[in-house]
């Protein structure tokens, strides 16, 4: 800018305007005004003309147009046909329009009334109104005859009138089909259903009434509710369909609610009439007015919908002869990015790839040809300036609108947002935030590195739009007709009889409903599709053609279906002959056991349990024998086995009886299949009536268990279990598999038949066919998969039943059955993104098998008790630094905390710094070494003594120190849940995986499994597996033997010793056993048929560790950095963990004597001699170490003593005195002497280590280190055991298997009640509202109608029938509510148990 569209809520209420009026060419009458005369006092007036205004009479219209969808589920609507009809205005055709009457409105005027209006008197017209005449054709009537019409105006040849016939177009009535939800609405009707007579209507008809008869509609849903104006078409979709009915168009219906009738051609009438009800205005209080769902516009309602605009100029309408009125129809115009359309917002060159901003690994990258800049362009904008078609045959006539357009002229000028950017889905990074804020369409994101919040930059979509809501259809085969299922995910009715439906063997012949096919008529127009063709495209309009899948009619076909009619015999029934059976109903009848009773004999215990109690028993029990007696259930046979429709059916006889098989092929001739609604029957338990009662046995009680135990086990025991009748009707009524019928490989077993071979023949046996049943196992083939497979879950058919996400719920209300229980039928609200299956892979089990491990078991020592020491919690402190915490933390880091270490604390000090780079100035040396002052130092000030190197010869380099600046320095400051590295622990456990095949839809499987072995997934052997890797073994060190070589500091003269290179040891060899394969036993010869270490597979534990060290990230910068003094990590009611010493005679104390290995030493180790009781001191030889120190090992053995005791045990605690080391032992070392002498006599539950040179017992030596808190760790040798010949059982571990509701994987799952908040919903004494029905009553207007005055058909008055609204009443029905109550769904971190999932611990 152009073209559509625009109250989807309140058919609520409406203020103002305007929306339907015309005709003087039917009619009488005639206002203003003007002109032309008179009259006048010039205010004014009469008179004639002209002139027509408002009002009336009287045609026409007003019924259309325009509005809206309340009603309405019906012939409303759509379609396709019908017959008993009407129709002004148009049209065609005939004919007629002759003669004439009496009123009335307007006006004049009296009155009433506040208006609205009403009233009496008097003039007057007509295309108003009467009657007469005429009357082919029209009504009535067989006829004959009877009845019925008109208006009139005009200047005009013209408009009209009146009958009648027809036409066209409208328009009323009937049928046939079509289209909406509930059965938790099943039975509805009384003018209802027909008939006949009368009325009525334009017209058929119960359409109205009187009579007669009882019909009529209903499972092919009557009738009830609930909703809803139909359609053409619109949305969407491959299409079948699904939803929808804005504009535009056709049909219905309404016009404030209700009823009503007049007029008229046409109404029961939206801007007509009356009545009532509600509401609103006016009133003088006595009455009146009124209907916007017309077109603007107001107010309300809402989430939301416009101008109180222009104009008849077009285009139709009314009147009207026209001229013309009049038109909110319409034409246009405003106002809404509300939709579709178009156009633009500028084009081209331009890199030192500018600034800015944004991020960076600090190098750069990206925004970006973008921008500036150069040249160019005017769509558009704005000004000027020209300017239309729309208007017809010709003159006049344009709201829109000086608009479209079209010229010129200015200047890139006037013109971009909005959403996203984790996956779906196209686009990523920083920065803040920190399960906060907040996003989310679904999954789901955020708890300090957020591609997901919020911002910023960059990208991506789309663009005058974007995006969010809402709704419909799609996708969703997710209601499945096209096009789904029902074993186990939802789902086969418990079962079987059987009406209606529904399918239904075969030939032949007819029909021609169903089907197929042509022809014709319809299917308004718009739309929708092709093709043209105007608006500059286009969108839109507009021109032609298909199409409009549907019905109707009418030819033709005769396979199929259907129907009729005669046949067949393969379904299906019958005959007639056999055997099988826990089939079913009665009756009766047997044995064995159990319990009672009695009696007999007998004693002290029996019962029961995992173990006991309760319990019976000395009043004689159990146990044992005789005898009886009552009731239920029937061992063995017996079985995968028979019979029944299912439930179910079991001793033996008997009588009744029901099916089914086989065998014969006689006989009917499709007579069958299935099965809504119906019937019948149906375990167990449960209920009624009466009976029965050994056992068992809910309830009940008692006893055990237990944290409790209203259970599990145990003693006891009522109903009940059993008959007889009746009644419930449900079960995991199961094969979780509906009946039937046909078709599709096989194998092996069982039941009943038959036939045939075998046999000389019977019986019994066996073999093969075969019909009927019943199991297993498989093919193909199905299945999501497990499975199924002739017994189907395979391939087909027919019926019938049932299902659509779980939870609420098989629940609630209703309703039907029932004597209760109950049960059939069965929902919603509301929450949730799951809920289920079937396999898979692990984990798991109070599952299985197997099979290792000091895992138990067998033994030896110990820990838990005591004191002490170390370390750890806890407390406590100014501070008690910090990590580490189940096994895998606590003698741990730290293999040395008085200072230092030191990260903590207080206090004093520096700020570019204690440490490193660079720049700047200044010094030349400077470091350094000594002292003096102040001070706890650090630091501050000072004195003194020393006093560089190269060199191009330049204060040039190197170097140092002060000062200054400002990038940095520095952080044991946070995160081990951002990481590396390292490590611990399943576990030296034997696993983990790969590659190609192979299976499987796929997860995955196999290989790796088995059946032997093994320390080993070590090996053999098997087998859809074949091979490989990483782990296992070897290689690697050490130690045991030997040889060889070489020899100091070592030694015994050779080789105990070093050192260094070999050699052995392969299960090699016999026996044996096994699959004669691994390999096991057991032997021989050997020194030995080994011992220790190193060496940790895929992985788990977000397992330690930012404080060993790096390291991102975050944070601190005169401090979370640095330096100084002093404290502290060493506290101390407690606690716990590892250890030392012990508690003593296998021992303590003295004295003697003998044996090692390994390790170390210069800031060192320190011999002899010497002092000290001693620690230690003095002095000093010796080694940088096979040379010299430390360094005497000690337990053992010898020999005295103790003599069982808190001791001659045991040594903590304290005193007192010394010794080193160090700048300093107060807090805070160690050691030595005297001196003190505590617990403690072998240690509760519990618990640890160890299988041989091992345990346990001695004792040595070493790193740290001035010294030590060393009893620790790390090494070294001495003396040196005992058991295990087993795998039930604790722990952990590993293969296989098996269940699982578990996967954060049993420390899981998870289930109820109670507490609490919040949703939604049933019950409910009743309250309250609402539509509709039924009775009864009152009854307006009006139509019809009787009657009385009038007597004119008008008018008035009185009735009658029917009737709205209103009243009353009794009942149903929906709907809100409502004390309380009932159950549901929810809600991080209540409470109580522990049902379920594994044998879930009582399957």
């Nucleotide at each position: 800018g152009g073209u559509g569209c625009g109250c989807c809520u309140a058919a609520u209420a409406c203020a103002u305007g305007c929306a339907a009026g015309u005709c003087g060419a039917a009619c009488g009458a005639g206002a203003a005004a003007c002109u032309u005369g008179g009259a006048u006092u010039u205010a004014u007036u009469c008179a004639a003309g002209u002139g027509g205004a408002a009002a009336g009479u009287g045609g026409c219209u007003g019924a259309c147009g325009a509005g809206c969808g309340a009603g309405u589920a019906a012939c409303a609507c759509g379609u396709a046909a019908g017959a008993a009809c009407c129709u002004g205005c148009c049209c065609u055709a005939u004919a007629c329009u002759c003669a004439g009457g009496g009123a009335u409105a307007a006006c004049c005027u009296g009155c009433c009334g506040a208006a609205a209006g009403g009233u009496g008197g008097g003039c007057u017209a007509a295309u108003a109104c009467c009657g007469g005449a005429u009357a082919g054709u029209c009504u009535c009537g067989a006829a004959a005859g009877a009845g019925u019409a008109a208006a009139g105006c005009u200047u005009u040849u013209g408009c009209g009138g009146u009958a009648u016939a027809g036409g066209a177009g409208g328009g009323g009535c009937u049928u046939g089909c079509g289209g909406c939800c509930u059965a938790u609405c099943a039975g509805c009707u009384a003018g209802u259903u027909g008939g006949u007579g009368a009325g009525g209507u334009a017209a058929a008809g119960g359409c109205u009434u009187a009579c007669c008869a009882a019909g009529g509609c209903u499972a092919c849903g009557a009738c009830a509710g609930g909703u809803a104006a139909c359609u053409g078409g619109u949305g969407u979709g491959a299409g079948a369909g699904c939803a929808u009915g804005a504009c535009c168009a056709g049909u219905c219906g309404c016009g404030a609610u209700g009823g009503a009738a007049c007029u008229g051609a046409g109404a029961c009438a939206c801007g007509g009439u009356c009545c009532a009800u509600a509401c609103u205005c006016c009133u003088a209080c006595g009455g009146g007015a009124g209907g916007c769902a017309g077109c603007a516009g107001u107010a309300a309602g809402g989430a939301a919908u416009c101008u109180u605009c222009c104009g008849c100029a077009a285009u139709g309408g009314g009147c009207g002869a026209a001229a013309g009125c009049c038109u909110g129809a319409c034409g246009g115009a405003g106002c809404g990015a509300c939709a579709c359309c178009g156009c633009g917002u500028g084009a081209a060159g331009g890199a030192u790839g500018a600034a800015g901003c944004a991020u960076u690994u600090c190098g750069g990258u990206g925004u970006g040809u973008a921008a500036a800049c150069u040249u160019c362009u005017u769509u558009u904008a704005u000004g000027a300036g020209g300017g239309a078609a729309g208007a017809a045959a010709a003159u006049c006539u344009g709201a829109c609108g000086g608009u479209a357009c079209c010229u010129c002229a200015u200047g890139a000028a006037u013109a971009a947002g909005c959403c996203c950017c984790g996956g779906c889905u196209a686009a990523u990074u920083a920065c803040g935030u920190g399960c906060c804020a907040g996003c989310a369409g679904c999954c789901g994101c955020g708890g300090u590195a957020a591609u997901a919040c919020g911002u910023a930059a960059g990208g991506g979509g789309c663009a005058a739009g974007c995006g969010u809501u809402a709704u419909c259809c799609g996708g969703a085969a997710u209601u499945a007709c096209u096009g789904g299922g029902c074993g186990u995910a939802a789902a086969g009715c418990g079962u079987c009889c059987g009406c209606a439906g529904g399918u239904g063997g075969u030939g032949u012949a007819g029909u021609a409903a169903g089907u197929c096919u042509g022809u014709c008529a319809u299917u308004a127009a718009a739309u929708a599709c092709c093709a043209g063709a105007g608006c500059u495209c286009a969108a839109c309009a507009u021109u032609g053609g298909u199409g409009c899948c549907g019905u109707g009619a009418u030819g033709g076909a005769a396979a199929c279906u259907a129907u009729u009619a005669c046949g067949c015999u393969a379904g299906a029934g019958g005959a007639u002959g056999g055997g099988a059976g826990a089939g079913g109903u009665a009756u009766g009848u047997g044995g064995a056991a159990u319990u009672c009773u009695a009696c007999a004999a007998g004693u002290a215990g029996g019962g029961g349990u995992a173990a006991a109690a309760u319990c019976c028993g000395u009043a004689g029990a159990u146990a044992u024998g005789u005898a009886g007696a009552g009731g239920a259930a029937c061992a063995c046979c017996a079985a995968a086995a028979g019979c029944g429709a299912a439930g179910g059916c079991a001793g033996c006889a008997u009588a009744c009886u029901g099916g089914a098989c086989c065998a014969u092929u006689c006989c009917u001739g499709a007579c069958a299949c299935u099965c809504a609604u119906g019937g019948a029957c149906g375990a167990a338990a449960g209920c009624g009536u009466g009976g029965g009662g050994a056992g068992c046995g809910a309830a009940a009680c008692g006893g055990a268990u237990u944290a409790g135990a209203u259970a599990c086990c145990c003693g006891u025991g009522u109903a009940g279990u059993c008959c007889a009748c009746g009644c419930c009707g449900u079960a995991a009524a199961c094969g979780a598999u509906g009946c039937g019928u046909g078709c599709u490989c096989g194998g092996u077993g069982u039941u009943g038949g038959u036939u045939c071979c075998c046999u000389a023949g019977a019986c019994c046996u066996g073999g093969a066919a075969u019909c009927a049943g019943u199991g297993c196992c498989u093919a193909a083939g199905a299945u999501a998969a497990c499975u199924c497979g002739u017994u189907a879950a395979g391939c087909a058919c027919g019926c019938c039943g049932c299902c659509u996400g779980u939870g609420u719920a098989g629940u609630a209300c209703g309703a039907u059955c029932g004597c209760a229980a109950g049960a059939u039928u069965a929902a919603a609200a509301c929450a949730c993104a799951a809920a289920g299956g079937a396999a898979u892979a692990g984990a798991c089990g109070g599952g299985g098998a197997c099979c290792c491990a000091c895992a138990c078991a067998a033994g030896c020592g110990g820990u838990g008790g005591a004191u002490c020491g170390c370390g750890g919690g806890g407390u406590u402190u100014a501070a008690u630094u910090c990590g580490u915490u189940a096994u895998u933390a606590a003698g741990c880091g730290a293999g040395a905390a008085a200072u230092c270490u030191c990260a903590c604390c207080c206090a004093g000090a520096c700020u570019u710094g204690a440490c490193a780079u660079c720049c700047c100035u200044a010094u030349c040396a400077u470091g350094c070494c000594u002292c003096u002052u102040a001070g706890a130092g650090a630091u501050a000030a000072g004195a003194g003594g020393g006093u560089c190197g190269g060199u191009u010869c330049g204060g040039c380099c190197g170097g140092a120190u002060a000062g200054g600046u400002g990038a940095c320095a520095g952080g044991c400051g946070c995160u081990g849940c951002a990481u590396g590295g390292u490590u611990g622990u399943c576990g030296u456990c034997a696993g983990c995986u790969c590659g190609u095949g192979c299976c499987u839809u796929g997860a995955g499987g196999u290989g790796u499994u088995c059946g032997g072995u093994u320390a080993a997934g070590u090996c053999c052997g098997u087998g859809a597996a074949c091979g490989a890797g990483c782990g296992c073994a070897a290689c690697c060190c050490u130690c045991a033997u030997c040889c060889u070589a070489u020899g100091u500091u070592g030694u015994a003269c050779u080789u105990u010793c070093a050192u260094a290179g070999g050699a052995g040891a392969c299960u090699g060899c016999c026996c044996u056993g096994c699959a004669u394969a691994a390999c096991g036993g057991g032997g021989a010869g050997g020194a030995a048929g080994g011992a220790g270490g190193a060496u940790g597979a895929c992985g788990u534990c977000a397992a330690a560790u930012c404080a060993g060290c790096a390291u991102g990230g975050c944070c601190c910068u005169u401090a979370u950095g640095u330096c100084u003094g002093g404290g502290g990590c060493u506290a101390c009611a407690c606690c716990c963990a590892c250890g030392a010493u012990a508690c003593a005679a296998u021992g303590g104390c003295u004295c003697g004597u003998a044996c090692a290995a390994a390790c170390u030493g210069a800031a060192g180790c320190g011999a002899a001699g010497g002092g000290g009781c001693a620690a230690c001191c003095c002095u000093c030889a010796g080694c940088c170490a096979a040379u010299c120190g430390g360094a005497u090992a000690a337990a053992a053995c010898g020999a005295g003593u103790c003599u069982c005791a808190g001791u001659c045990c045991g040594g903590a605690u304290u005193g007192a005195g010394g010794u080193c080391u160090g700048g300093a032992a107060c807090u805070c070392g160690a050691c030595c002497u005297c001196a003190u002498g505590a617990a403690g006599c072998c240690g509760g539950a519990a618990u640890c280590g160890c299988u041989a040179g091992u345990a346990a017992c001695c004792g040595u030596g070493u790193a740290u280190c001035a010294g030590c808190u060393a009893u620790g760790g790390c090494a070294c040798g001495g003396u040196g055991a005992a058991u295990a010949u087993g795998u039930u059982c604790c722990u952990g571990g590993g293969u296989c298997u098996u269940g699982u509701a578990c996967u954060c994987a049993c420390u899981g799952c998870c289930c109820g009640u109670c507490a609490a908040g919040g949703c939604a919903u049933g019950g409910g004494a009743g309250u309250c509202a609402g539509g509709g029905g039924c009775a009864c009553u009152c009854g307006a207007a009006g139509u019809c109608u009787u009657u009385u005055c009038a007597a004119u058909u008008a008018g008035a008055g009185a009735g009658g029938c029917c009737u709205a609204a209103g009243g009353u009443g009794a009942a149903a029905c929906u709907g809100a509510u409502g004390a309380c109550u009932g159950g549901g769904c929810u809600u991080a971190a209540g409470u109580c148990g522990u049902a379920a999932c594994a044998u879930g611990g009582u399957a």
A computed fold for a 1403-nucleotide RNA from a metagenome, annotated as small-subunit ribosomal RNA.
The RNAcentral record of the sequence draws on SILVA.
The prediction has a mean pLDDT of 84.
Its Rfam family is "Bacterial small subunit ribosomal RNA".